Model confidence (mean pLDDT): 81 of 100. Predicted 3D model of a 578-nucleotide part of an RNA (small-subunit ribosomal RNA, 5' domain) from Schizomidae environmental sample. RNAcentral holds the full RNA, with entries from ENA and SILVA.
Context: one part of a larger RNA
RNA sequence: UAUGCUUGUCUCAAAGAUUAAGCCAUGCAUGUCUAAGUAUAAACAAGUUUGUACUGUGAAACUGCGAAUGGCUCAUUAAAUCAGUUAUAGUUUAUUUGAUGGUACCUUACUACAUGGAUAACUGUGGUAAUUCUAGAGCUAAUACAUGCAAUCAAGCCCUGACUUCUGGAAGGGGUGUAUUUAUUAGAUAAAAGACCAACGCGGUUCGCCGCUCCCUUGGUGAUUCAUAAUAACUUCUCGAAUCGCAUGGCCUUGUGCUGGCGAUGCCUCAUUCAAAUAUCUGCCCUAUCAACUUUCGAUGGUAGGAUAGAGGCCUACCAUGGUUUCAACGGGUAACGGGGAAUAAGGGUUCGAUUCCGGAGAGGGAGCCUGAGAAAUGGCUACCACAUCCAAGGAAGGCAGCAGGCACGCAAAUUACCCACUCCCGGCACGGGGAGGUAGUGACGAAAAAUAACGAGGCGGUUCUCUACGAGGCCCGCCAUCGGAAUGGGUACAAUUUAAAUCCUUUAACGAGGAUCUGUUGGAGGGCAAGUCUGGUGCCAGCAGCCGCGGUAAUUCCAGCUCCAAUAGCGUAUAUU
Repeated sequence: UAUGCUUGUCUCAAAGAUUAAGCCAUGCAUGUCUAAGUAUAAACAAGUUUGUACUGUGAAACUGCGAAUGGCUCAUUAAAUCAGUUAUAGUUUAUUUGAUGGUACCUUACUACAUGGAUAACUGUGGUAAUUCUAGAGCUAAUACAUGCAAUCAAGCCCUGACUUCUGGAAGGGGUGUAUUUAUUAGAUAAAAGACCAACGCGGUUCGCCGCUCCCUUGGUGAUUCAUAAUAACUUCUCGAAUCGCAUGGCCUUGUGCUGGCGAUGCCUCAUUCAAAUAUCUGCCCUAUCAACUUUCGAUGGUAGGAUAGAGGCCUACCAUGGUUUCAACGGGUAACGGGGAAUAAGGGUUCGAUUCCGGAGAGGGAGCCUGAGAAAUGGCUACCACAUCCAAGGAAGGCAGCAGGCACGCAAAUUACCCACUCCCGGCACGGGGAGGUAGUGACGAAAAAUAACGAGGCGGUUCUCUACGAGGCCCGCCAUCGGAAUGGGUACAAUUUAAAUCCUUUAACGAGGAUCUGUUGGAGGGCAAGUCUGGUGCCAGCAGCCGCGGUAAUUCCAGCUCCAAUAGCGUAUAUU
């Protein structure tokens, strides 16, 4: 693990892995809206009249985000996965959190109090047997798709250089945000002392000079072509907000002037977080009836390029001839996903690990791809192969190793239930959704607790003790078709509790136990091995028996009755394993 017999209570609880990663009818399992993207629904609700673009709720639809998580399964896979370890100075990262962003115009007659063109929903006309199929026409939105100014100073820096008393001096002009690509430059520095020279500054000066001081920025690492900065260019020129809500205030030069709060959403770059992707070292079952393997179709290395987020024969070109192996390469097998772990138990070991946690792989089989921060995604798409559904025969649709459920397979495995209340996840979100998950149902996989009687009297029997001892009595034990009241749950059940709602448990009124019931089983009784030389039947037959053996007319072993033994709500059998 399966199965046989049996089964009263209560608490947990595994469960179509093994065989077929075989096939699937039906239903559901991923959706989502706040004050805050878009409402003229010819939808609803209320008005209130001074006028209205709208102001509440809100189907649908556009738009944004999610759908790469979760759940399932274990087919593949043997240095692969995986585990521990170390690394990215070899990379990407939606989201979260923290920082960050004065530079756009190229020129004079111009949108910056705000630009452009569409499209859905909607209306209406249609097509097809048919689908989550769609065509034509008519409208209308944006944080969709596009385009594109201003606010916003100044200084510095780099080129150029008008004027010039030829020693100088800088007016003016051009460029200068960030991102991209390339090239170049900086990104320093062992210590101490002395001497000399020059400039400037200070002091003294006899205008010969002398003395003194100072010599000026540079982050990080074990380590970089790092961070960072600069110059010259480059670019199908990235970003630098034409967005939304709630409050409405303050200044006056009264212009529908200037200025202004708290949020929401969005964007560039850097870091952070969540991760990911690669890589370092060590480690794996059986097998030699596998001894050589690999390599012009990359095997091992080099150089260059391409591709990639990035290192790399990852790929290509050109070179070199390497690389592994009895310390078992290469090949084969595995009823092989790896590990955390499980069983066994002196120690050492041996066997198992499909299965709830971590990692991997896969969605009928292969392959390819779109979207996206993230997929080589399958409850996405496209082919092919194998299955297979509807059809009016022209066509169309499909993927349960998600949850239920069905068929098949088998020794072998549950309900087409209820719910988002819990735990959490997703979303524009306090509100929606979630077969993730929870709750019931099935459930002797397995585990914990634990009823089926207890007591007294009487009668009978007994050990022992006391005594006045042929007997009486005390204590204790056992037995009984004797008698007795007490106790209680199984069960039935108002109610409370439980719970999303229930159920169960728990609490609890009321009922509820006398042997013929509310009746305990499964295996055994020759040995091993606890327990009969009792009775009837059978007669080497029927049968039992793990093994030894039993049975041929007195069977301790068969079939039964009685009695007894073992374990006990469980026990037997088969198989695997220690």